[in-house]
RNA sequence: GCCGCAGUAGCUCAGUAGGUAGAGCGCUACCUUGGUAAGGUAGAGGUCCUGAGUUCAAAUCUCAGCUGUGGCU
Numbered sequence: 001g002c003c004g005c006a007g008u009a010g011c012u013c014a015g016u017a018g019g020u021a022g023a024g025c026g027c028u029a030c031c032u033u034g035g036u037a038a039g040g041u042a043g044a045g046g047u048c049c050u051g052a053g054u055u056c057a058a059a060u061c062u063c064a065g066c067u068g069u070g071g072c073u
Base pairs, nucleotide, nucleotide: 001072002071003070004069005068006067007066010025011024012023013022019056027043028042029041030040031039049065050064051063052062053061
């Protein structure tokens, strides 16, 4: 330099025939126990990497950029 893949909650990751964003772990409160651990219930937590475009509507489609990663030269 060229070609791909990835970027979503604190962490690991789901979520593509476009329709008001989820799980596990972790965190907080409560229940349970003589107490702890385990378990159960509820809750908090996200400008979906950035910008632009298409659309009534974009995490999702298109373009450009940034970061990480893999391959080729």